[in-house]
Context: one part of a larger RNA
């Protein structure tokens, strides 16, 4: 060097299982509820099956009759209208008895009697008897919804009654009979209520993973790199209007500040001159503008118009912006002219649907109408603001699928803000003296343990600690050798060389760590996928069971706690150990 055998598992990001954690999907399913929309059951009511007789009381219609009192007045004058007559032997006035009511008056019935009584006249705001009609009441009739009791014939229930169902029956059923209920119940139908009992669904996006929180449209500035445009979870702020003058026009004016002078009077009221020159003001944010003005007054007014629009700006589209000029009819101004709101840029919402007003528009044979069209206006924190529907929340550790290293948790990696160590300068402390020792303010390196990023891996790189067994670094705990000292010695401090060897046993805790006990020459610090689970363990984290606390209406949840909880494997290659052969 080649080739065996017996072993060990460090590697082949070894094998096994399209990762269960995490995220995404306008995926799925289970469960919950005061999510949305429905539905069974249930409750209530109307109608049908569904009939009879009473009693009661409500309403309506109709017939007859009664009732109605402020004071004055023959009097108990309800109101209005008509009329000059009306009633009476079918019994007027009057008398007696009795009933109802009562404001002592009125009305009804019976008997006697037998021919008159009332209005027109006088008082009053208003004049009677016949008619319409009101309030209240009585009696009769008809219709009708209601309530209650009752009946039996529908209907229901029971029968160890009869009979039949070709044996029997305390199995069952039809018929008959008897008993008990009874127009209820039950059933059908139509409505209302309740309704996670059940069903179908929804439960946004951005995001230096996701969640929590924040944001989502529009305006101004910086970033923005001297045209325009330009991103970020970059840095600052505003808006969801206001105004009948704060618009138009004509005309006039100048603000603000400083040091002075002047009664009260002062920092600051009003006043005078001088100086600065736009520093004031503009309804509101910022920017850009604007001094005989776009700022501040006054007069007159409504152009804060109607119909068109050449031509441009902006730029996916939809939107948005500017606009000379023409026509109509105005305002102001002597006129030239200016005027289609406001110094400019925010002050906002597509389409559908609906409403209101107009319209020489269409009108289902025709005339109309209904209803459309068209012009103008209105109704959306549709604010998740290019708006999915008129209408929608949660939970899953019981879960599931498709995917993702497009995206998190472990490890590896980049960076090194932070952290640890070293070094430079030397103000100072050190009685004096920067440097025995310490060293501010600053400056420079190294390491890679907390973070940041998300670059390989989600068709799997198994995660803390312990046990076992390695190897390396030196920034040296001990042992060896030096320098220096603010080193007398001992013991120290600081520093140089040095990694050969070593660096304990216990208690509590799953612990790494920390604390404690007893020793030791010393009980150093790190890397090795926070070395090592195809080597062990499985105490902890991190499935399914259960429970306390807290949160939640609930399903459930909790870097809160507690009890319990399956760790596969026959080694192909490299590597390693032992032992052979050539």
């Nucleotide at each position: 060097c080649c080739u065996g055998c017996a072993c060990c598992u460090g590697g082949a990001c070894a094998g096994a299982a399209a990762g269960a954690c995490c995220c995404u999907a306008u995926g799925a399913a289970g469960c919950u509820u005061u999510a949305c929309u429905g539905u069974u059951c249930c409750c209530u009511g109307g109608g049908a099956u569904u009939g009879g007789c009473u009693u009661u009381g409500g309403g309506c219609u109709u017939u007859u009759c009664c009732u109605g009192c402020g004071c004055a007045u023959c009097u108990u004058a309800g109101g209005u209208g008509g009329a000059a007559g009306g009633c009476g032997a079918a019994g007027a006035a009057g008398g007696c008895c009795u009933c109802c009511u009562u404001c002592c008056g009125g009305g009804g019935g019976g008997c006697c009697c037998g021919a008159g009584c009332c209005a027109u006249c006088a008082u009053u705001g208003a004049g009677a008897u016949a008619c319409c009609a009101c309030u209240g009441g009585a009696a009769g009739a008809g219709c009708u919804a209601g309530a209650a009791u009752u009946c039996u014939a529908a209907c229901c229930u029971u029968g160890u009654g009869c009979c039949a169902g070709g044996a029997c029956c305390u199995a069952c059923u039809a018929g008959c009979c008897a008993a008990g209920g009874g127009a209820c119940a039950g059933u059908c139908u139509c409505a209302g209520g309740u309704g996670g009992a059940c069903a179908g669904u929804u439960u946004c996006u951005a995001u230096g993973g996701g969640g929590c929180g924040u944001a989502g449209g529009c305006c101004u500035c910086c970033c923005a790199a001297a045209a325009g445009g330009u991103a970020a979870g970059g840095g600052a702020g505003g808006c969801g209007u206001g105004c009948a003058a704060a618009g138009g026009u004509u005309u006039c004016c100048u603000c603000g500040g400083g040091a002075c002078g002047g009664a009260c009077g002062a920092a600051g009221a009003u006043u005078g001159g001088c100086c600065c020159u736009c520093g004031a003001g503009u309804g509101c944010a910022a920017a850009g503008g604007c001094a005989g003005a776009a700022g501040g007054g006054a007069g007159c007014u409504u152009g804060a118009c109607u119909g068109c629009a050449a031509g441009a700006c902006c730029g996916a589209c939809c939107c948005g912006u500017c606009g000379a000029g023409c026509a109509g009819g105005g305002a102001c101004g002597a006129a030239a002219g200016u005027u289609u709101a406001c110094c400019u840029u925010a002050g906002u919402g597509a389409u559908c649907c609906g409403a209101c007003g107009g319209u020489u528009u269409c009108g289902a044979g025709u005339g109309g109408a209904a209803g459309g069209g068209u012009c103008g206006u209105c109704g959306c924190u549709c604010a998740a603001c290019g708006g999915a529907u008129a209408a929608a929340a949660g939970u899953u550790a019981c879960u599931u699928u498709a995917g993702g290293g497009a995206u998190a948790a472990c490890a590896a990696g980049c960076u090194g803000a932070u952290c640890u160590u070293c070094c430079c300068c030397a103000a100072g402390a050190g009685u004096u003296c920067a440097c025995a020792u310490c060293g501010a303010c600053g400056a420079g390196a190294a390491g890679g343990u907390u973070u940041u990023c998300a670059c390989c891996u989600c068709g799997a790189u198994a995660u803390c600690g312990g046990c076992u067994c390695u190897u390396c670094g030196c920034c040296a705990c001990u042992u060896a050798g030096g320098g220096u000292u603010g080193u007398a010695g001992u013991a120290u401090g600081u520093u140089c060389c040095a990694a050969g060897g070593g660096u304990u046993g216990g208690g509590u805790u799953g612990u790494u760590c920390c604390c404690c006990c007893a020793u030791u020459a010393a009980a150093a610090c790190g890397g090795u996928a926070c070395a090592u689970g195809a080597g062990c363990u499985g105490g902890g984290u991190u499935c399914a069971g259960a429970a306390c606390g807290u949160c939640g209406u609930g399903a459930g949840a909790c870097a809160a706690u507690u009890c319990g909880g399956u760790c596969c494997a026959u080694a192909u290659c490299c590597g390693g150990u032992g032992u052979g052969g050539g």
Large-subunit ribosomal RNA, domain V from Papaver somniferum, 582 nucleotides, folded computationally. The coordinates come from a structure-prediction model, not an experiment, and the mean pLDDT is 81. The organism belongs to Papaver, within Eukaryota.